The part of an RNA shown here (small-subunit ribosomal RNA, central domain) has 350 nucleotides and comes from a metagenome. RNAcentral holds the full RNA, with entries from SILVA.
Context: one part of a larger RNA
RNA sequence: CUGGGCGUAAAGGGUGCGUAGGUGGUUCCGUGUGUCGGAUGUGAAAUCCCAUUGCUCAACGAUGGAAGGGCAUUCGAGACUGCGGGGCUAGAGUGCAGGAAGGGAGAGCGGAAUUCUCGGUGUAGCGGUGAAAUGCGUUGAUAUCGAGAGGAACACCGGCGGCGAAGGCGGCUCUCUGGAAUGCAACUGACACUGAGGCACGAAAGCUAGGGGAGCAAACAGGUUUAGAUACCCUGGUAGUCCUAGCUGUAAACGGUGCGCACUUGGUGUGGGGAGAAUUAACCCUCCCCGUGCCGGAGCUAACGCGUUAAGUGCGCCGCCUGGGAAGUACGGUCGCAAGACUAAAACUC
Numbered sequence: 001c002u003g004g005g006c007g008u009a010a011a012g013g014g015u016g017c018g019u020a021g022g023u024g025g026u027u028c029c030g031u032g033u034g035u036c037g038g039a040u041g042u043g044a045a046a047u048c049c050c051a052u053u054g055c056u057c058a059a060c061g062a063u064g065g066a067a068g069g070g071c072a073u074u075c076g077a078g079a080c081u082g083c084g085g086g087g088c089u090a091g092a093g094u095g096c097a098g099g100a101a102g103g104g105a106g107a108g109c110g111g112a113a114u115u116c117u118c119g120g121u122g123u124a125g126c127g128g129u130g131a132a133a134u135g136c137g138u139u140g141a142u143a144u145c146g147a148g149a150g151g152a153a154c155a156c157c158g159g160c161g162g163c164g165a166a167g168g169c170g171g172c173u174c175u176c177u178g179g180a181a182u183g184c185a186a187c188u189g190a191c192a193c194u195g196a197g198g199c200a201c202g203a204a205a206g207c208u209a210g211g212g213g214a215g216c217a218a219a220c221a222g223g224u225u226u227a228g229a230u231a232c233c234c235u236g237g238u239a240g241u242c243c244u245a246g247c248u249g250u251a252a253a254c255g256g257u258g259c260g261c262a263c264u265u266g267g268u269g270u271g272g273g274g275a276g277a278a279u280u281a282a283c284c285c286u287c288c289c290c291g292u293g294c295c296g297g298a299g300c301u302a303a304c305g306c307g308u309u310a311a312g313u314g315c316g317c318c319g320c321c322u323g324g325g326a327a328g329u330a331c332g333g334u335c336g337c338a339a340g341a342c343u344a345a346a347a348c349u350c
Base pairs, nucleotide, nucleotide: 004321005320006319007304008303012318014201015200016199017198021194022193023192025088026087027086028085029084030083031082034080035077036076037075038074039073040072041071042070049065050064051063052062053061054060091191092188093187094186095184096183097182103177104176105175106174107173108172109171110154115149116148117147118146119145120144121143125136126135162169163168206247207246208245209244210243211242215241216240220236221235222234223233258317259316260315261314262313263312266295267294268293269292270291271290272289273288274287275286276285299306300305323350324349325348332343333342334341335340
């Protein structure tokens, strides 16, 4: 390289948008790029193959023929592909209608609880553990009542329930704003799928500057435990956790399963929308579309398992893998304030 693969063996990019590129619905006409066919030329000789033949044979040699991926010119075909043009509506999008939702951003509001401050009552303990001690408390703690301050998080509802591309999103109200589903079938008429680079988003921790700081809590200190105890347990406690602006760009960023389209037995839940029958109406019932679970058939799989939400059957495009270690390291480069991130080897060794 070919071939084979990527749920768990090595292997799906963290996620989206999108450039180039690759791929592309249906019908008619044209063209003749690819494609197919014919002819001509070329494809040196030697070699290989075939026939005949020369050295006694063979090796070797001689003569003739054939063959030769392909290339060029020319003539033709017109299904498929490409290109040009005209149409279509099943893909895609727009419009209209009424519904669902912790989707995003900003502003405001609320109650419970913890802590602290002040005041009242009240007195000797509280706290903590396996047991203790450090710690707090007669300068009056803990407990309890009232008032106040401040920060953070939103019990119940709450649900293998919802929304979002992923990360993620949960008290209430308002403003701004994104997407999806359903129904109608009015409009556009292939406008599509994927997507190397690129751009944007991206938990936590971390970084810069300014605020904030109730609780929790790396580091740190003390008390225990222990042979030791730089831990587990306890008492404290600073960064941080929160807000604003910027940076970082990573995760078991997981469904360990890229995206899109089509096809292929079923059963049973659940969320949203719609239709039908019946009814005064609604629930119930039946059906359709979209989402989300469970169980299982064929098939697939090394097995486990997957199984119309496929890991089944196919097509299109991207990413990735190629024995273990060295190593996601060194060097170089790009990015970053730094921490570091991305790209990414080899010697050597088994």